[in-house]
Model confidence (mean pLDDT): 83 of 100. Predicted 3D model of a 121-nucleotide RNA (SAM riboswitch aptamer (S box leader)) from a soil metagenome. Its Rfam family is "SAM riboswitch aptamer (S box leader)". Its family is annotated with regulation of gene expression in the Gene Ontology.
RNA sequence: CAUCCAGAGUGGUGGAGGGACAGACCCUGCGAAGCCACAGCAACCGGUUCCGAUAACCCCCAGAAGGUUUAUCGGAAUGCAGGUGCUAAGUUCUGUUCCCGUCUAUGACGGGAAGAAGAUG
Numbered sequence: 001c002a003u004c005c006a007g008a009g010u011g012g013u014g015g016a017g018g019g020a021c022a023g024a025c026c027c028u029g030c031g032a033a034g035c036c037a038c039a040g041c042a043a044c045c046g047g048u049u050c051c052g053a054u055a056a057c058c059c060c061c062a063g064a065a066g067g068u069u070u071a072u073c074g075g076a077a078u079g080c081a082g083g084u085g086c087u088a089a090g091u092u093c094u095g096u097u098c099c100c101g102u103c104u105a106u107g108a109c110g111g112g113a114a115g116a117a118g119a120u121g
Stems, first nucleotide, its partner, number of pairs: 001121004009038005017027003021095004039087003044083002046080001047078010057067002091117001096114008
């Protein structure tokens, strides 16, 4: 800096925790975390193909046009024996601030915007 309401799980091992933090609410002996194997999802990086722009190069006396050439940038496609990531619940929900509405009104509830924190690249 970008993205985070989409998508994708089985088996083995293990044996009590897990969902970052706090609260809530969930998952879990019908087997948690961790580890292993295989499978899958996505398309951030990389690869490949196509298109466009710019520059160079070729061509030419020169310019324009042209060019199965090169580089950079942009767009599209592709899952590709590549590098990560991910495969309960929206980042599970809320957390701070602001706006709107309702009410039993220093507040509660509902809706919206921005942000913080976190995750991945």